[in-house]
Molecule: Bacterial RNase P class A
Organism: uncultured Rhizomicrobium sp.
RNA sequence: AGACGGCCGGGUGACCGCGGGCGCAGCAAUGUGUUCGAGGAAAGUCCGGGCUCCACGGAAAGACGGUGCCGGAUAACGUCCGGCGGGGGCGACCCCAGGGAUAGCGCCACAGAAAUGACACCGCCUACCGGCCCGGUCUUCUCCGGAAGAUUGGCCGCGGCAAGGUUGAAAUGGUGCGGUAAGAGCGCACCGCGCCCUUGGCAACAAGGGUGGCAAGGCAAGCCCCACCGGGAGCAAGACCAAAUAGGGACGGCACGUGAUGUUUUUCGCAUCGCCGUCCGGGUCGGUCGCGUGAGGUGGGUGGCGACACCCAUCCCAGAGGAAUGGUCACCCCUUCGCAAGAAGGACAGAACCCGGCUUACAGGCCGUCU
Numbered sequence: 001a002g003a004c005g006g007c008c009g010g011g012u013g014a015c016c017g018c019g020g021g022c023g024c025a026g027c028a029a030u031g032u033g034u035u036c037g038a039g040g041a042a043a044g045u046c047c048g049g050g051c052u053c054c055a056c057g058g059a060a061a062g063a064c065g066g067u068g069c070c071g072g073a074u075a076a077c078g079u080c081c082g083g084c085g086g087g088g089g090c091g092a093c094c095c096c097a098g099g100g101a102u103a104g105c106g107c108c109a110c111a112g113a114a115a116u117g118a119c120a121c122c123g124c125c126u127a128c129c130g131g132c133c134c135g136g137u138c139u140u141c142u143c144c145g146g147a148a149g150a151u152u153g154g155c156c157g158c159g160g161c162a163a164g165g166u167u168g169a170a171a172u173g174g175u176g177c178g179g180u181a182a183g184a185g186c187g188c189a190c191c192g193c194g195c196c197c198u199u200g201g202c203a204a205c206a207a208g209g210g211u212g213g214c215a216a217g218g219c220a221a222g223c224c225c226c227a228c229c230g231g232g233a234g235c236a237a238g239a240c241c242a243a244a245u246a247g248g249g250a251c252g253g254c255a256c257g258u259g260a261u262g263u264u265u266u267u268c269g270c271a272u273c274g275c276c277g278u279c280c281g282g283g284u285c286g287g288u289c290g291c292g293u294g295a296g297g298u299g300g301g302u303g304g305c306g307a308c309a310c311c312c313a314u315c316c317c318a319g320a321g322g323a324a325u326g327g328u329c330a331c332c333c334c335u336u337c338g339c340a341a342g343a344a345g346g347a348c349a350g351a352a353c354c355c356g357g358c359u360u361a362c363a364g365g366c367c368g369u370c371u
Stems, first nucleotide, its partner, number of pairs: 001371008010332007018037008039348001043359002046357005051234004064230005069083005084098001085096004099225002104223002106219003121165002123161003129157004134153008173191006192214001193212008238289004248280007259273005296315008333346005
């Protein structure tokens, strides 16, 4: 200078105040004594579970959603631990949505010749085939102007190539030697890759050997395929007690009609309708429970690399209403300012059914291991 892990996150005393439990006094309101009273994240409500109710014969499949290297931990997890593989760093160490691209479909902008049925813009080549007639050399013939043939070179076409250049996030293995007209796994060596075998490992995988000239671009945070997991809603869950008023039912009493209303009008017929008391049941206001002895804390031991598990001892540690959990002073601690005296300040933030994680916020400080 840095990497990783763990812990604290103001202390002591006095006074005043607030909420819960218990005791005492009081009919009660209340008073009084004693005891307890926020966090590492109580936060975001993102995962997983406990608990509760609802639904459902069991199981499987499909649909939908989620997870995704391997092994383990756990009540469970998308969490944690230990490994493997890939990437970064001199290193301690850190990061990874890390199954499948020969099941199928789809996409690959711009640029570029070409983005998958791969391809040919510049470039390289002219061995083979054809043409031009342009140049050189040689031979033969000659009417001395030339003509024919051979050979060599040039240009063009037909064609060969993919080494080099150019584009891109990505271009169909890489380097070297040989080879060739030029080239090319065309051949060879090494590296890489595929397949097979052996060895080690529970496995992911690793190492070694053989073999194939290489066939196989990328994307599944696109559809999809494969494996595994998942019923829904949430403490305003839910359970119990239960007032006034209104309405419902049963029983009793009174009234029981020459009444009222309905049946579109009339007659007949039919149906319905009152008041008081007692009781019952449902709902609302309200109250009680759920509600904190728990996958609990602390200390020690044993096993394990570890997450963690087991055993022993010990402790009881907020809980409601949405609302309490605070303030003042003194001394000390830390930071800043100041020569000093002294002054100012003390992070992030606050339970609400509970628990395990993740993520996010956090002044300052302490400890350990390592580079």